[in-house]
Order: sequence, then structure tokens, then C1' cells
RNA sequence: GGAUCGGUGGUCUAGCUGGUAGGAUACCGCACUCACACUGCGGUGGUCAGGGGUUCAAAUCCCCUCCGAUCCA
Repeated sequence: GGAUCGGUGGUCUAGCUGGUAGGAUACCGCACUCACACUGCGGUGGUCAGGGGUUCAAAUCCCCUCCGAUCCA
């Protein structure tokens, strides 16, 4: 330098064919317990890496840039 894959709450991750962003974990509250842990219920938390384009509508499609991994030279 080229090719491919990836970037989504604090962390990990799903999201196929564009239509309200979901799960686990962590955190907070309640129940349970003498108390803690476990378990159950509820809640908070998301610039969907950044910018632009297409569209009534973009995490999703197109282009550019940044970052990471792998391969080739």
C1' cells in the first nucleotide's frame, strides 16, 4: 500500500428483507433473610465510531474519514 471482517448503554452482544433499538451483566430500589448471598419483580442508563448522500422514514442502503483484527505484498 491492497483485500476482508468488525465498531450498538459502564462491559459483552443480537438486530436477516429500511418502519417504536432488544438481551445478558453491572448499578439502584423492593420482596425474601436475624443478616449476607442466591432467587424473583421493577427501574435508570444508547451522539447505533464521525460526516455526507438516497428515502416519507436509515443502526440497516451508498460514499468518504477514523479506530481495531486477520490475510496478501
This is a predicted structure of a 73-nucleotide RNA (transfer RNA) from a Nitrosopumilales archaeon. Its Rfam family is "tRNA". Its family is annotated with triplet codon-amino acid adaptor activity in the Gene Ontology. It is annotated as a transfer RNA. Lineage of the source: Archaea > Thermoproteati > Nitrososphaerota > Nitrososphaeria > Nitrosopumilales.